[in-house]
């Protein structure tokens, strides 16, 4: 350098089906009242609608969907993946948000708790901190067992403690 693997039955994504939530919400129609604005985050510009009633509120009737979630099934994998910063692209301009791509950087993994962000949400997701658990390697310590060896020492496995990080670890070439 290449190839193949391990951490976990709560490893990480993605897809599909069903179910609940979303929600009796958005929205539509009618009626009453209001009376000049409204058009998917904010501002500008432009276009369109509007006293033949914009918008808002109440009542009645009808009434969703998406994202996210759970279960099941399947696929791709083990920086799997997820964040942060900067830049690029996007149906007028500027900003924000979202998504794409690139570069740099952080995190071994899941769980629980707290704080903050996101969300309709006390679910979930993201970040940080704390806690024990877990896998891996290194160092140290004692005892036991095993192989080799004449024996000692050393090696391997088990136990405990401490520490490191995935560009790592194990096996083979």
């Nucleotide at each position: 350098a290449g190839u193949a693997g391990a951490g976990g039955u709560u490893g990480c994504u993605c897809u599909g089906u069903u179910u609940a939530u979303g929600a009796g919400u958005a929205u539509a129609a009618u009626a009453u009242a209001u009376g000049a604005u409204g058009u998917c985050c904010c501002g500008g510009a432009g276009a369109c609608a509007a006293a033949u009633g914009a918008u808002u509120a109440u009542a009645u009737u009808a009434a969703a969907a998406a994202g996210g979630a759970a279960a099941c099934a399947g696929u791709g994998c083990c920086g799997a993946a997820g964040g942060g910063u900067a830049a690029u692209u996007a149906a007028c301009c500027g900003g924000a948000a979202u998504a794409u791509u690139u570069a740099c950087u952080c995190u071994g993994g899941g769980c629980a708790u707290a704080u903050g962000g996101u969300u309709a949400a006390u679910a979930g997701c993201c970040a940080u901190a704390u806690g024990a658990c877990u896998g891996u390697c290194a160092u140290c310590a004692a005892a036991u067992a095993g192989a080799u060896g004449a024996a000692g020492a050393g090696c391997u496995a088990u136990u405990g403690a401490u520490g490191g990080a995935g560009g790592g670890c194990u096996a083979c070439u």
This is a predicted structure of a 173-nucleotide RNA (Lysine riboswitch aptamer) from uncultured Eubacterium sp.
NCBI's taxonomy places the organism under Bacteria, Bacillota, Clostridia, Eubacteriales, Eubacterium.
It matches the Rfam family "Lysine riboswitch aptamer". From the family's description: Riboswitches are metabolite binding domains within certain messenger RNAs that serve as precision sensors for their corresponding targets.